[in-house]
RNA sequence: UCCCGAUAAAGGCAAACCCAUCGAGAGGUGGGGACGCAAAGCCACGGGUCUGGAUCUAUUCCAGACAGCCGGGUUACCGAA
Numbered sequence: 001u002c003c004c005g006a007u008a009a010a011g012g013c014a015a016a017c018c019c020a021u022c023g024a025g026a027g028g029u030g031g032g033g034a035c036g037c038a039a040a041g042c043c044a045c046g047g048g049u050c051u052g053g054a055u056c057u058a059u060u061c062c063a064g065a066c067a068g069c070c071g072g073g074u075u076a077c078c079g080a081a
Stems, first nucleotide, its partner, number of pairs: 004079002012037002017032006035068001041074003045071003048066007
């Protein structure tokens, strides 16, 4: 350094739900709150799910969302086996 992930150490993030707010919607943002997470940091490249609109009989296409659905890319704390 790489792989790996401990009854280690220092920390970090924040599900559901509630309040406010943005959005047609999926959902996002801020505050509270912790189910959990060794990348639950970032990225929409592939698959998938969801929302909206076309298309008509058969499915396809377009736009959007989800990174805490999976894969992938990339960056990173610590250092036992």

This is a predicted structure of an 81-nucleotide RNA (c-di-GMP-I riboswitch aptamer) from Thermincola ferriacetica. Of the family's consensus pairs, 95% are formed in the model.